[in-house]
RNA sequence: GGUUUGAUCCUGGCUCAGGACGAACGCUGGCGGCGUGCUUAACACAUGCAAGUCGAGCGAUGAAGCACCUUCGGGUGUGAAUUAGCGGCGAACGGGUGAGGAACACGUGAAGAAUCUGCCUUCAACUCUGGGAUAACUCCGGGAAACCGGGGCUAAUACCGGAUAUGAGCCUUGAUCGCAUGAUCGGGGCUGGAAAGUUUUUCGGUUGAAGAUGACUUCGCGGCCUAUCAGCUUGUUGGUGAGGUAAUGGCUCACCAAGGCGACGACGGGUAGCCGGCCUGAGAGGGCGACCGGCCACACUGGGACUGAGACACGGCCCAGACUCCUACGGGAGGCAGCAGUGGGGAAUUUUGGACAAUGGGGGAAACCCUGAUCCAGCCAUUCCGCGUGUGCGAUGAAGGCCUUCGGGUUGUAAAGCACUUUUGGCAGGAAAGAAAUCGCAUGGAUUAAUACUCUGUGUGGAUGACGGUACCUGCAGAAUAAGCACCGGCUAACUACGUGCCAGCAGCCGCGGUAAUACGUAGGGUGCAAGCGUUAAUCGGAAUUACUGGGCGUAAAGCGUGCGCAGGCGGUUCGGAAAGAAAGGUGUGAAAUCCCAGGGCUUAACCUUGGAACUGCACUUUUAACUACCGAGCUAGAGUAUGUCAGAGGGGGGUGGAAUUCCGCGUGUAGCAGUGAAAUGCGUAGAGAUGUGGAGGAAUACCAAUGGCGAAGGCAGCCCCCUGGGAUAAUACUGACGCUCAUGCACGAAAGCGUGGGGAGCAAACAGGAUUAGAUACCCUGGUAGUCCACGCCCUAAACGAUGCUGACUAGUUGUUCGGGAAUUUAUUCCUGAGUAACGUAGCUAACGCGUGAAGUCAGCCGCCUGGGGAGUACGGUCGCAAGAUUAAAACUCAAAGGAAUUGACGGGGGCCCGCACAAGCGGUGGAUUAUGUGGAUUAAUUCGAUGCAACGCGAAAAACCUUACCUGGCCUUGACAUGUAACGAACUUUCCAGAGAUGGAUUGGUGCUCGAAAGAGAGCGUUAACACAGGUGCUGCAUGGCUGUCGUCAGCUCGUGUCGUGAGAUGUUGGGUUAAGUCCCGCAACGAGCGCAACCCUUGCCAUUAAUUGCCAUCAUUUAGUUGGGCACUUUAAUGGGACUGCCGGUGACAAACCGGAGGAAGGUGGGGAUGACGUCAAGUCCUCAUGGCCCUUAUGGCCAGGGCUUCACACGUAAUACAAUGGUCGGUACAGAGGGUUGCCAAGCCGCGAGGUGGAGCCAAUCCCAGAAAGCCGAUCGUAGUCCGGAUUGUAGUCUGCAACUCGACUACAUGAAGUCGGAAUCGCUAGUAAUCGCGGAUCAGCAUGUCGCGGUGAAUACGUUCCCGGGCCUUGUACACACCGCCCGUCACACCAUGGGAGUGGGUUUUACCAGAAGUAGGUAGUCUAACCUUCGGGAGGACGCUUACCACGGUAGUAUUCAUGACUGGGGUGAAGUCGUAACAAGGUAGCCGUA
Repeated sequence: GGUUUGAUCCUGGCUCAGGACGAACGCUGGCGGCGUGCUUAACACAUGCAAGUCGAGCGAUGAAGCACCUUCGGGUGUGAAUUAGCGGCGAACGGGUGAGGAACACGUGAAGAAUCUGCCUUCAACUCUGGGAUAACUCCGGGAAACCGGGGCUAAUACCGGAUAUGAGCCUUGAUCGCAUGAUCGGGGCUGGAAAGUUUUUCGGUUGAAGAUGACUUCGCGGCCUAUCAGCUUGUUGGUGAGGUAAUGGCUCACCAAGGCGACGACGGGUAGCCGGCCUGAGAGGGCGACCGGCCACACUGGGACUGAGACACGGCCCAGACUCCUACGGGAGGCAGCAGUGGGGAAUUUUGGACAAUGGGGGAAACCCUGAUCCAGCCAUUCCGCGUGUGCGAUGAAGGCCUUCGGGUUGUAAAGCACUUUUGGCAGGAAAGAAAUCGCAUGGAUUAAUACUCUGUGUGGAUGACGGUACCUGCAGAAUAAGCACCGGCUAACUACGUGCCAGCAGCCGCGGUAAUACGUAGGGUGCAAGCGUUAAUCGGAAUUACUGGGCGUAAAGCGUGCGCAGGCGGUUCGGAAAGAAAGGUGUGAAAUCCCAGGGCUUAACCUUGGAACUGCACUUUUAACUACCGAGCUAGAGUAUGUCAGAGGGGGGUGGAAUUCCGCGUGUAGCAGUGAAAUGCGUAGAGAUGUGGAGGAAUACCAAUGGCGAAGGCAGCCCCCUGGGAUAAUACUGACGCUCAUGCACGAAAGCGUGGGGAGCAAACAGGAUUAGAUACCCUGGUAGUCCACGCCCUAAACGAUGCUGACUAGUUGUUCGGGAAUUUAUUCCUGAGUAACGUAGCUAACGCGUGAAGUCAGCCGCCUGGGGAGUACGGUCGCAAGAUUAAAACUCAAAGGAAUUGACGGGGGCCCGCACAAGCGGUGGAUUAUGUGGAUUAAUUCGAUGCAACGCGAAAAACCUUACCUGGCCUUGACAUGUAACGAACUUUCCAGAGAUGGAUUGGUGCUCGAAAGAGAGCGUUAACACAGGUGCUGCAUGGCUGUCGUCAGCUCGUGUCGUGAGAUGUUGGGUUAAGUCCCGCAACGAGCGCAACCCUUGCCAUUAAUUGCCAUCAUUUAGUUGGGCACUUUAAUGGGACUGCCGGUGACAAACCGGAGGAAGGUGGGGAUGACGUCAAGUCCUCAUGGCCCUUAUGGCCAGGGCUUCACACGUAAUACAAUGGUCGGUACAGAGGGUUGCCAAGCCGCGAGGUGGAGCCAAUCCCAGAAAGCCGAUCGUAGUCCGGAUUGUAGUCUGCAACUCGACUACAUGAAGUCGGAAUCGCUAGUAAUCGCGGAUCAGCAUGUCGCGGUGAAUACGUUCCCGGGCCUUGUACACACCGCCCGUCACACCAUGGGAGUGGGUUUUACCAGAAGUAGGUAGUCUAACCUUCGGGAGGACGCUUACCACGGUAGUAUUCAUGACUGGGGUGAAGUCGUAACAAGGUAGCCGUA
């Protein structure tokens, strides 16, 4: 930084960017340099090498040559050299590994007055004299071998005796010193102790003293996890004595004592080599312990000692075990965790190389030998570092690729081309440093008698190189030999096209993919790094996400239910002391390497190297004395004690009262009572309920009573008595820090529950019955048992809450109340003060809400607790409990969130206010009948398509017989019925005939036009033909879209700018008080203004005026059958312009407002009536079939043409209408009055014909003139008399009329005949508030014809509205919310299925540890009957000493029985988690429809 939300702030986890690696994997790969390279199986190992050397220790062997001797065979001596042996030194170093070990193993600092130390250095002294063996060798024997036994010979620097001896041990004694056990230096006596030679030059040997080096022992401090390990220990702890060791010590043994360790974590379990350092980090820290260096441990596993200066010994020995090999089966051999290498394991780690040239080691006098230590080379991009793959110019911005809006853009100066360079690589030539010591010569010095010897310095000479003809240098040719990998949605630098279509796939987190994917795959382009680039694992960081530096706990995770209190932590004030902490200085140490700084060397760098600094530590020492601790002496402000007064449901025990419920007795009395939303179960005629009276019993204590009191909390309530705890206050006196907090511990701890014994009125889990319900194991009702009550004993948990630990100090106030004290006063009251308890509030704090002297403010002390959600307060283990259970308390696995506060919405079977034909009050309908029409469904070859709650259904369709027509069947066409472009031909056009259902096909007649031009010809338009671009599509997607429309809703709302408030989302304004039809207006107000809506402006209607006067009108004057004509325009009317109405006026109400109510005037009064006008938005609402349009699809067909059919079907269901069911009516006759429209393909008059539809006819009219056109209800008469009718008209038959090419499927109308259902309609439901409903007719569009539909017009003309409780919809405010796809929301649990991890489990199989017993190899120590025995002693008998054997003790392996612990596995079983659209209900979120939640049964 990303990620919880619609958005916000916070909490909180997950995740990313950085660094680093002994790495591995994928793709790719030019060179060089410096490093590194089995992290796994301390698994098993073939083969070779890794420790030898010395002849100047010894004997033996002994070539050539030389010398001597000779028995002439030869021998002796010398002698280079040689293998084995005796002997010496080394082999305990060097090299490897990290199994074990939680330990004085390591680090650091001390101690050794408790020690050893080969070789080396220095110093002192000495190196005398004897002896006996034994390998080799030879002979014999055994054995397969390894090897062994016996006889004989021989040497030593091998072994032994003696002498001498500083020193050692013991006894004795003196001095000095030390904190001390003691140490040092002396004197005397006793005891037992040394040696080695060889060469001639030296090298050695012995004793002693010292040094150096190395080793050993002891101690302080430091560094892992676990308490679900709390007690451990018998050589254990100490003492005395002895043994043992180089040395202290229970190290071992005997005896004595009973100690020692542990919450500052013993004992146990798990894990681990430790450190210098390495990685990371600002640091503090965290992780690691490869390479290099120091230490430790180990060497097939276990045990053991020997030798030695040093080992309990990697390439030594013995024993036991496992494994491998050899074998003649008797017996033997072996140990790569040395260097290479092999197998195996594994994701994974190299050559069976060269050399001792250098450095170092062993031996030697030396030459020299040995050295898989080491130095080099080889393999691997494994890390780090360096270099290169060219450089400059080069625009027709080439070709190709990709994209494109088709113009172009991009790849891209990139390429090509031209000019240049040659690092690297290739070839050729030259060519280092690492190598100077040892040695020779010359010379100086030291030593010495010495110019010998030896040591040392200087000069000089020569020899010595594995690497390697390598580094490096020079020359030659030639751009020649050399670029990939990852990524491109955000985080995070970098975008387009195609393919795919929740598929294939991607993914670190969020998340992409369901037909326009910058997220998948490919391509082009781009970005980043580069001989590498990515991925994975593990690690630090970011993470202040364990917080020491540096976090928190009211509501996010987190205060123990409460108190008392030991240990611990912290602690008032004054003086003095000492100096533990602390501070300052000094000394020692803190290995080297590493890191850092400054230099130097490789062409640079990595790397190497020199010097410095640092190593923040530990120890010692000197000083200081403020602070903390300590010691001593004081003080009174903290704390406590005493005295007076006071309040109180504080606790325990005993007694007692009244009211009420229930039950019982008796009386009165009669049919109900009780209960509920409504009922029923229940009680009652065997007398209930009611009422009167008497009695019994238990439990609880009305009023007072109060955000009143008391208590640590839980909790405590009638009244009286007894016992008892705490508190407050006032004034004095006393003690003198006695204090605060508190892990473990102890005590108390509601309700429920448990045990024993009582008690039991009411209430009441369980249970029963009745209801409710789809069900109802519930809510409601009637009953009812545990229990509730008491005593005693347990349990120990609660949402045990102020969700707020205790104590102390400080920091504005105001108001109420409880309990004390004081003062004033006018006796009403007021003020001050201490302790409690409430409400508000400043500063401050807080994420916000809120807290706010009673803090959640500012500080101090102590305790408890937290570290993402789920799993889980669960499992296992422990403790407690009679049980229920409590307490302590995980992990696997799983998710990317879970959560807090606040905001805006939406919603609520929340609240308030208001509105609407929303209800109510009315009128008339629908739902029942028949018909019409639309829809669903069914049917069909097709019944074309769309519309589907309101807001689809007489809707698109303002009119399907053909056409329309999109559907079906059949027949045809393919540049097409239509558009543009090209070419050719022809004017266009037209007549007639044939075939066919027609489309169409064939034949045929006439005809030559217009413009320009003299003509030839060209052009425009039209037609035909040809080919190709293309046309065409009512094909798909309304969830890709535009436009249009519906709906909420003509509802009153929706927003903005600036300002202000808030961390912020947001709020304010727009809320409030009034008012309105209205966010309409007024007032108030941190708001002030503004916009879209409302209103108004527009049209129409109602009144008037002016103007005008034909086709309209007619008062006056004439005239007529008739405003017919003259005339007139007053009236009516027409159509243009104005006026009028604004709460303007009056009264009242209201806040001196807005406004409302009433009134006047007025044609009209509070928007006059009606219409048009539809804010921000919602519904992925409707429409791709009006139109337009992206994408996809069809192209001899999904396009086009034609005929016929279909859209008109019909068991059924629904919507909308028409007509009715009749007398407010039907029928017949007569008669009156409209408005608004339409009319030339038209309306059609009069007249005539027909019962009628209609026919005929043709006047008039392009319309205020003529026509459609008779308005109807109404009115005046007549008739019918309540009936399926003189109601009603469906249906059907016959006969017609009209339109049309054509009325069969399938038109309308007429006449005659027929005369169905229907007698006012169940549940339910619709419209309407005035010229409205209802009722009556008239006209238009569409249209050849077809209207019960639709759009208009007028005539007649009501009823009712108390009101807003309820239903529906809406607006505003408020409230709750776990909703935000927004209640058609969210969400819980069982069951079923699949998968995963885990608990229990009869058990089973391993590992580890431990107890008891058996057993006892090798070895060491002790003992010793037996056997053997060179050196010394001997009286020669033997002895001393030794060896073997036997035995005792200790003990490894092993065995038997048992405990503990851990791992794996186990039929079955428990819960948990996760999964797709499963099943059942609806528990929670709103009053969630019974408020929810906590504990318990």